[in-house]
RNA sequence: GCCUCCGUAGCUCAGGGGAUAGAGCAUCAGUUUCCGGUACUGAGGGUCGCAGGUUCGAAUCCUGCCGGGGGCGCCA
Numbered sequence: 001g002c003c004u005c006c007g008u009a010g011c012u013c014a015g016g017g018g019a020u021a022g023a024g025c026a027u028c029a030g031u032u033u034c035c036g037g038u039a040c041u042g043a044g045g046g047u048c049g050c051a052g053g054u055u056c057g058a059a060u061c062c063u064g065c066c067g068g069g070g071g072c073g074c075c076a
Stems, first nucleotide, its partner, number of pairs: 001072007010025004018056001027043005049065005
């Protein structure tokens, strides 16, 4: 350099065109307990990597860029 996969909550990941984006764990509060843990209930937490485009409508499709994984190649 080329090809390919990925980037969504603090972490691990769903969601692949239809309105207000979800789960588990974690965090916080409550119930329970003498206290803690466990268990249960509730709450908070998101520029969906960035910019542009297509569309009535984009996390989802297209283009460029940024970052990461894998494969191939070039120079020395």

A computed fold for a 76-nucleotide RNA from an Actinomycetes bacterium, annotated as transfer RNA.
Its Rfam family is "tRNA". By type it is a transfer RNA. Rfam links the family to the GO term triplet codon-amino acid adaptor activity.
The source organism's lineage runs through Bacteria, Bacillati, Actinomycetota and Actinomycetes.
The sequence was found in a public genome assembly.